[in-house]
Context: one part of a larger RNA
RNA sequence: CUCAUCAAGGAACUCGGCAAAACAGCGGCCGUAAGUUCGCAAUAAGGCCUCCCCUUGCAUGCCUGCAUGCGAGGGGCGCAGCGAAAGACCCCUGGCGACUGUUUAUUUAAAACACAAGUCCCUGCACAACUGGUAACAGGAAGUAUAGGGGCUGACGCCUGACCAGUGCCAGAAGGUUAAGACUGCCGGUUUUACUUCUAUUUAUUAUAAUAGGAGUAAAGCUGAGCGGUUGAAGCCCUGGUGAACGUCGGCGGUAACUCUGACCGUCCUAAGGUAGCGUAACCCCUUGUCGGGUAAGUUCCGACCCGCAUGAAAGGCGUAACGACCAGGGGACUGUCUCGAUGAGGAGCCCG
Numbered sequence: 001c002u003c004a005u006c007a008a009g010g011a012a013c014u015c016g017g018c019a020a021a022a023c024a025g026c027g028g029c030c031g032u033a034a035g036u037u038c039g040c041a042a043u044a045a046g047g048c049c050u051c052c053c054c055u056u057g058c059a060u061g062c063c064u065g066c067a068u069g070c071g072a073g074g075g076g077c078g079c080a081g082c083g084a085a086a087g088a089c090c091c092c093u094g095g096c097g098a099c100u101g102u103u104u105a106u107u108u109a110a111a112a113c114a115c116a117a118g119u120c121c122c123u124g125c126a127c128a129a130c131u132g133g134u135a136a137c138a139g140g141a142a143g144u145a146u147a148g149g150g151g152c153u154g155a156c157g158c159c160u161g162a163c164c165a166g167u168g169c170c171a172g173a174a175g176g177u178u179a180a181g182a183c184u185g186c187c188g189g190u191u192u193u194a195c196u197u198c199u200a201u202u203u204a205u206u207a208u209a210a211u212a213g214g215a216g217u218a219a220a221g222c223u224g225a226g227c228g229g230u231u232g233a234a235g236c237c238c239u240g241g242u243g244a245a246c247g248u249c250g251g252c253g254g255u256a257a258c259u260c261u262g263a264c265c266g267u268c269c270u271a272a273g274g275u276a277g278c279g280u281a282a283c284c285c286c287u288u289g290u291c292g293g294g295u296a297a298g299u300u301c302c303g304a305c306c307c308g309c310a311u312g313a314a315a316g317g318c319g320u321a322a323c324g325a326c327c328a329g330g331g332g333a334c335u336g337u338c339u340c341g342a343u344g345a346g347g348a349g350c351c352c353g
């Protein structure tokens, strides 16, 4: 380590009966509660029988004394007759989840996921909505609103309250605001051309002309982190709706002929101030709350109470038969779990040989 046995006791062990022990024929007969969705619960629970021999009744079959089945009477043996092996422990109460299912292959099987069912939103199809892909295209679907996609809740029963102020979504279009773009105006830069004017040079002295340069004006082309005007959609502002959309669901003071309490009153704030139900709860910090039950003794458990630190109605509320390798409490049976240890068998490691 793997097995086996044990006086007396019998869960005193322990987080917890973990492990072990015990129960043991989905054989026959009898019997079986609460609850219940009338299907169940239920093999509930619990009790008796079970082998062999003889005689015999009934039924069926045929080969007429046999076989099989259901009984009746008498007898036999053993501690024990489903004689071996194998093969359910049961009951009471509560929580959670309706259920069968699914899951962390390799520490979590559950109260988690799913589920039928409920509800909301989207989708009218030559290309649905949605999803994959840059696209072609494909799935949806060789379907068509009793269909398909998405969200939430999660059988069933009784129900699902208030608030649209904020956020989201839907609808609306009068007004405000609003981009690129389009049209239009202005300003600047630059290039070219034309004209005006000035200077210089040349021709031939002047004039004229030509050439070069400066300044100015005009036009045209190009150009600007250029400047305005008109026009310009959705959106936003705006108007309304919407909670099984995201969400939210008060504070202070006073008051009854003992006291206590406060139906009642006042006041402030708010969009509205938590309804039914449940409640020290898988939610209660204080807390082992208080009372009752169970125990000799009970931080757990069950039933109540309610100033709910910080319950509450599809992140559903409260119940609920059946179901559960779920979780919690209790009881019976049973035991080396324990008081408290002992003995035996086999094996492994180490040491010796």
Stems, first nucleotide, its partner, number of pairs: 001346006008339002012337001017334001025050001027049004035040001037155001051076012077081001082087001089332007096324002101113002117153007130139003156319004161249003166246002168242005175237003181231006187224016250268005277311001278308001289305005
Model confidence (mean pLDDT): 85 of 100. Predicted 3D model of a 353-nucleotide part of an RNA (large-subunit ribosomal RNA, domain IV) from a Pseudomonadota bacterium. Its Rfam family is "Bacterial large subunit ribosomal RNA". Rfam links the family to the GO terms structural constituent of ribosome and ribosome.